A computed fold for a 111-nucleotide RNA from a Bacteroidia bacterium, annotated as SAM riboswitch aptamer (S box leader). Taxonomically the source falls in Bacteroidia (Bacteria, Pseudomonadati, Bacteroidota). Model confidence (mean pLDDT): 82 of 100. Of the family's consensus pairs, 97% are formed in the model. It was read from a public genome assembly, where an Rfam model found it.
RNA sequence: UUCUUAUCCAGAAAGACUGAUGGAUUUGACCCAAAGACGUCUUGACAACCCUUCGCUAACCAGCGAAGAAGUUGCCAAAUUCAACUCCGGUAAAACGGAGAAGGAUUAGUU
Numbered sequence: 001u002u003c004u005u006a007u008c009c010a011g012a013a014a015g016a017c018u019g020a021u022g023g024a025u026u027u028g029a030c031c032c033a034a035a036g037a038c039g040u041c042u043u044g045a046c047a048a049c050c051c052u053u054c055g056c057u058a059a060c061c062a063g064c065g066a067a068g069a070a071g072u073u074g075c076c077a078a079a080u081u082c083a084a085c086u087c088c089g090g091u092a093a094a095a096c097g098g099a100g101a102a103g104g105a106u107u108a109g110u111u
Base pairs, nucleotide, nucleotide: 003109004108006106007105008104013043014042015041016040017039022031023030026084027083028082029081044076046074050071051068052067053066054065055064056063057062080103085100086099087098088097089096
């Protein structure tokens, strides 16, 4: 890099340096931000995919459930910030509501 799986309305910030944007991309909306954003580093937390332990499934390296957090990965504004495409509801037409898709992020595998 390719393909596939699962999850994405829960959760969790301080310090130092820096100094103007940032919220993936395009458009729009709405937010964040000199009461210091983004980024880098340090420390700390959160979560529980991988993992560890235990129990049940006749047995199992499998499935389900419970607990844990040393290791690993991720993460610490707002739903993946919201909309965009399709379908359904709704409306005179809109607004608006619901479901799904696409894109994205992460995870485990695969090439």